The prediction has a mean pLDDT of 78.
c-di-AMP riboswitch aptamer (ydaO/yuaA leader) from Geodermatophilus sabuli, 163 nucleotides, folded computationally.
Rfam family: c-di-AMP riboswitch aptamer (ydaO/yuaA leader). Rfam links the family to the GO terms cyclic-di-AMP binding and regulation of gene expression.
RNA sequence: GGCCGGACGCCGCCGAGUCGGGUCCGCGCACCGUGGACCCGAGCCGGGGACCCACCGCAGUCCUGGGGUGAAUCCCGUCCGACGAGCACCGCUCGGAGGCCGGGUAGGGCGUCUUCCCGCCCGAAUCCGUCAGCUAACCCGGUAGGCGGCCAUGGAAGAACGG
Numbered sequence: 001g002g003c004c005g006g007a008c009g010c011c012g013c014c015g016a017g018u019c020g021g022g023u024c025c026g027c028g029c030a031c032c033g034u035g036g037a038c039c040c041g042a043g044c045c046g047g048g049g050a051c052c053c054a055c056c057g058c059a060g061u062c063c064u065g066g067g068g069u070g071a072a073u074c075c076c077g078u079c080c081g082a083c084g085a086g087c088a089c090c091g092c093u094c095g096g097a098g099g100c101c102g103g104g105u106a107g108g109g110c111g112u113c114u115u116c117c118c119g120c121c122c123g124a125a126u127c128c129g130u131c132a133g134c135u136a137a138c139c140c141g142g143u144a145g146g147c148g149g150c151c152a153u154g155g156a157a158g159a160a161c162g163g
Base pairs, nucleotide, nucleotide: 010149011148012147013146014145018042019041020040021039022038023037024036025035026034027033043143044142045141046140047139048138053133065131066128067127068126069125074104075103076102077101079099080098083095084094085093086092087091107122108121109120110119111118113158114157115156116155117154
């Protein structure tokens, strides 16, 4: 000097997930502060829950509960395929829930004041447990987790601040 990683502080991003206070225990010489456990409140978020409204029509085939949080839905294709049916039957044909992979998409996020352009991404996961449309009063719950940073310099316009 370079590269990689870690800790603390600060700044920033997704997200409702922020702020104030009390009791107890510990650290600290005291004030102050700080870590943990429990509790209260504000703010924000989610669920249940009337009237009214909506749903509650017919026919055929296949398959099979339904619902919530969330942007995370839906469509197409290759391959595999539980299961079912038919036939000229140990083979063939048709239908096919579901799975892997690929492509797209409703929708969502970021570019460090905002908007537009442009560019880059996400398009998951999970909970309830046979049950819930909307919904005033009322009732219940959550307030996590994950990630990034010294070019904050993508462009244009406009604010704000400073000079």